[in-house]
Molecule: c-di-GMP-I-GGC riboswitch aptamer
RNA sequence: CACGAUAAGAGCACACCCGGAGCAAUCCGGGGUCGCAAAGCCACGGGUCCUGUGAAUGGAUCGCCGGGUUGCCGAAC
Numbered sequence: 001c002a003c004g005a006u007a008a009g010a011g012c013a014c015a016c017c018c019g020g021a022g023c024a025a026u027c028c029g030g031g032g033u034c035g036c037a038a039a040g041c042c043a044c045g046g047g048u049c050c051u052g053u054g055a056a057u058g059g060a061u062c063g064c065c066g067g068g069u070u071g072c073c074g075a076a077c
Stems, first nucleotide, its partner, number of pairs: 003074002011036002016031006034063001040069003044066003047061004
């Protein structure tokens, strides 16, 4: 560099429930724990979703895929 254990330590948190923000997608806090080796971060390309229009040159999602960037551990190959 690459790879990813029935390793060790740590981390995140789907559905659902409660409270709040938003027209909505969705987000924030608490509980929860399906899963995750980048399920950290960036809407850059594609996808999906929402609002709206004469028209996206508006918005959401990185836990859909790709890309960029930073990073913990170290068995086997």